[in-house]
């Protein structure tokens, strides 16, 4: 940065400084917070994005068979060329990609109250609001939008 993709219901905190807020932002709930918020800082964990091992698969690449189509050559059996054409069966697993499961954690981020705390906008069902439409609420689900983190792009 009006870019792209992946995740966001698990997980992990102590202690200095410091001194009122803090949960991204508006609004509306709910909470945290002088038993000490933000912030810096020290140590300490958590996770696996980025790295790494195995394994299995699945495409590519390679081999190999069949069949077919075009040019050529031919001793008439065939042969070559056509990215070793195409199309299709089958094999390996050397090397490259992708996905599915597990392991590892030195480093490069990240993170260590509640779901990214919840709701804001759509859509779906169900309740109530005197039947239906509708319109309101309210509840549950599904999607959005913003937002964070990371890997990658410009």
């Nucleotide at each position: 940065c009006g870019c792209u993709c992946a995740u966001c219901c698990a997980g992990a905190g102590g202690g200095g400084c410091a001194g009122a807020g803090g949960g991204a932002u508006a609004c509306g709930g709910c909470c945290c917070g002088u038993u000490g918020a933000a912030g810096c800082c020290c140590c300490g964990g958590c996770a696996a994005c980025c790295c790494u091992c195995c394994a299995g698969u699945c495409g590519g690449u390679u081999c190999u068979c069949g069949u077919c189509c075009g040019c050529g050559c031919c001793a008439c059996g065939g042969c070559g060329c056509g990215c070793c054409a195409g199309c299709g069966g089958g094999g390996u697993c050397c090397c490259c990609g992708g996905c599915u499961a597990g392991g590892g954690a030195a480093g490069g981020u990240g993170c260590c109250a509640a779901a990214u705390c919840c709701g804001u906008c759509u859509c779906a069902u169900g309740g109530c609001g005197a039947a239906a439409c509708g319109c309101g609420u309210c509840a549950u689900g599904a999607g959005g939008a913003a937002g964070a983190u990371g890997a990658g792009g410009a």
The prediction has a mean pLDDT of 80.
A computed fold for a 154-nucleotide RNA, annotated as SAM riboswitch aptamer (S box leader).
Of the family's consensus pairs, 97% are formed in the model.
It matches the Rfam family "SAM riboswitch aptamer (S box leader)". Rfam's curators write: The SAM riboswitch is found upstream of a number of genes which code for proteins involved in methionine or cysteine biosynthesis in Gram-positive bacteria.